[in-house]
RNA sequence: AUAAGCCUUUGGGGCAAGGUGAAAAAGAGCAAUCUUUUAAUUCCUGACCGGCGGUAAAGUCCGCGAGCCAUAUGUGGCUGAUCCGGUUAAUUUCCGGAACCGACAGUAUAGUCUGGAUGGAAAAAGGCUGGC
Numbered sequence: 001a002u003a004a005g006c007c008u009u010u011g012g013g014g015c016a017a018g019g020u021g022a023a024a025a026a027g028a029g030c031a032a033u034c035u036u037u038u039a040a041u042u043c044c045u046g047a048c049c050g051g052c053g054g055u056a057a058a059g060u061c062c063g064c065g066a067g068c069c070a071u072a073u074g075u076g077g078c079u080g081a082u083c084c085g086g087u088u089a090a091u092u093u094c095c096g097g098a099a100c101c102g103a104c105a106g107u108a109u110a111g112u113c114u115g116g117a118u119g120g121a122a123a124a125a126g127g128c129u130g131g132c
Base pairs, nucleotide, nucleotide: 005128006127007126008125009124010123015046017045018044019043023038024037025036026035027034028033047112048111049102050101051064052063053062054061059100060099067078068077069076070075082098083097084096085095086094104115105114106113
């Protein structure tokens, strides 16, 4: 001065409050139909959340992970969303304003419930060893 290797730990958050009632059950009626109960955190109003690395601080820039598909199991493909103004040497990252996005399965249609998952992973911190 520090490649590479090994080990340990860590490593994803969110429906407050209302509205409607598909469907089902029960009762009444000859029937049409009527009444009652249950009933969407998914629909409507509204609310809330934002992995990792880069960079002037990022859910929406660049890339990675997760997820899905293919596979020779090396890897490859697919995979959402932002603008305007201000400040600054510099910001689609800060401040102000107005928008937008969110895998798969289940279920009354899901970013938020349940499940794969007390999983896995991008990565972060620390320790040991130590090439040249």
Molecule: FMN riboswitch aptamer (RFN element)
Organism: Allolucifera butyrica